[in-house]
Context: one part of a larger RNA
């Protein structure tokens, strides 16, 4: 030194678990902000940090409801302290609320400098940014905006990868980006629209026409409409008994915290019954979930009931306010140049509309894909409009042939942290003792150390920092081979 067994160490798979993800559903809510948000820095406790909470009234302050025995948030104690004259905690409604932050008196390397005014008087309060509308608006006052926010909506601007088996026209794609606007949706919306000689009858959205009919260096792609079935329906106004939106009145209706909720015992194994065996009970409660193992009757709960005033949300219905509207001309139409439609300039209507022309007035215009007639239809150049439709940063309740700790969010854990980066920015790792801390008192070795070994707990300590505890790895015993 091998080889087998058999035993430790180390690791930390597997196995069980889940406080945390994920997908959806269904109900809410859909915004927050000069009355200073969103997100921050500093404080703040009796005692160092950290997280929560709060604001100099600082883990709290009132006032009114619930609630009734414990309370001073959490890691985690010791001291001192509150509570049946009713706290801790919950829900409603206030009050305070330092600085930075749109930051707004000026400045400024955010939390920090440094003025002015008026009231006050070593202190403290309160006013001073721009812009925009409004006001006989100089001065000066009222009002409004500003910033944030996850997707979703409208609009302006507007790529290239890449495909065309190479690349220009094409194509990705009006996509990503960027920017401006609102809303709880938005956006469109009451025919100057189809259609075809017969009619339909505001918009949205889906299904089918139809991957058709086009278009397309007719490539590579692109792609309608009519009609048809469904959701869903609502139509108003141009001066007025009006539509819409708001504020107030006022009827109604909704409505928290929480409460109230039915029913079980004996033996038996065991550490421990919710398990086994035995005889009961409830049930508008046999969803779930805890409890020393698997509980309808042991805890929370569920089923079904109950619950004050106020604010706040919904309808109405009266009232002031604020908006819109007097029938649409520099339009319609055309030249030119572009762009949007399925339509790439094409016979190219149709819509937009830079730029140059420009009408007609219902005996009038527009339109049925050049264009002309006849015929058919609507009435542009003013507004308003829900429902069906799209989204979820969020709040309540549910659901899974979803994950179950290399899985599922980056994060089940003090994670957008620790690190790394000059910075934009990237971006982890890490869950489990046991029912209970009962968390090994005391002895002994040793450094008054780690460790260890007795004792003790405990079902178990080879559950001792921690559930099982594979494999690579590295040892000890034994037993055969060299």
């Nucleotide at each position: 030194g091998g080889c087998a067994u058999c035993u430790g160490g180390u690791g930390g798979a597997u196995g069980c678990c889940u406080u945390g993800g994920c997908a959806c559903c269904g109900a809410g809510a859909g915004g927050c902000g000069a009355u200073g948000a969103a997100g921050g820095a500093c404080g703040u406790a009796g005692c160092a940090c950290c997280u929560u909470g709060c604001g100099a009234u600082a883990a709290g302050c009132u006032u009114c409801g619930g609630g009734g025995a414990g309370g001073g948030g959490g890691g985690a104690g010791c001291a001192c302290c509150c509570g049946u004259u009713g706290a801790u905690c919950c829900g409603a409604a206030g009050a305070u609320c330092u600085c930075c932050g749109a930051a707004u008196g000026g400045g400024g390397c955010a939390a920090c400098c440094c003025c002015c005014c008026g009231c006050u008087a070593u202190a403290g309060c309160g006013g001073g940014a721009u812009c925009g509308g409004c006001g006989g608006c100089a001065a000066c006052g009222c009002c409004g905006a500003g910033g944030c926010g996850a997707a979703c909506c409208c609009g302006g601007c507007g790529a290239a990868u890449u495909g065309a088996a190479a690349c220009a026209u094409c194509u990705c794609a009006g996509u990503a980006g960027c920017c401006g606007g609102a809303g709880g949706a938005a956006a469109g919306g009451a025919c100057a629209u189809c259609a075809a000689c017969a009619g339909a009858g505001a918009c949205u959205c889906c299904g089918c026409a139809a991957g058709u009919a086009g278009u397309g260096g007719c490539g590579a792609g692109c792609g309608a409409a009519c009609g048809c079935g469904g959701a869903c329906c609502a139509g108003g106004c141009c001066a007025g008994u009006g539509g819409c939106g708001u504020g107030c009145g006022u009827g109604u209706u909704u409505g928290a915290a929480c409460c109230g909720g039915a029913a079980c015992c004996g033996u038996c194994u065991g550490g421990a019954a919710a398990g086994g065996c035995g005889g009961g009970c409830c049930a508008g409660a046999g969803c779930g979930g805890g409890u020393g193992a698997c509980a309808g009757c042991c805890c929370c709960g569920u089923a079904c009931g109950g619950g004050a005033a106020a604010a706040g949300g919904g309808c109405g219905c009266g009232u002031g306010c604020g908006u819109c509207c007097g029938u649409g001309a520099g339009u319609a139409g055309g030249g030119c140049g572009g762009g949007a439609c399925c339509c790439g300039a094409g016979a190219a209507a149709u819509c937009c509309u830079g730029u140059c022309c420009g009408a007609a007035g219902a005996u009038g215009g527009g339109g049925g894909g050049a264009c002309c007639a006849c015929c058919c239809u609507c009435c542009a150049a003013g507004c308003c409009u829900a429902a069906g439709u799209a989204c979820u940063c969020c709040u309540c309740g549910g659901u899974g042939a979803c994950c179950g700790a290399u899985a599922g969010u980056g994060c089940a854990c003090c994670a957008g942290u620790a690190c790394c980066g000059u910075g934009a920015g990237g971006g982890a790792a890490a869950g489990g003792u046991g029912a209970a801390a009962a968390g090994c008192a005391c002895c002994c070795c040793g450094a008054c150390g780690a460790g260890g070994g007795g004792a003790g707990u405990g079902a178990a300590a080879c559950a001792g920092a921690c559930c099982u505890g594979a494999a690579a790895c590295c040892g000890g015993a034994u037993g055969c081979c060299u």
Large-subunit ribosomal RNA, domain I from a Rhodospirillales bacterium, 482 nucleotides, folded computationally. Model confidence (mean pLDDT): 85 of 100. It matches the Rfam family "Bacterial large subunit ribosomal RNA". The full RNA is in RNAcentral, with records from ENA. NCBI's taxonomy places the organism under Bacteria, Pseudomonadati, Pseudomonadota, Alphaproteobacteria, Rhodospirillales.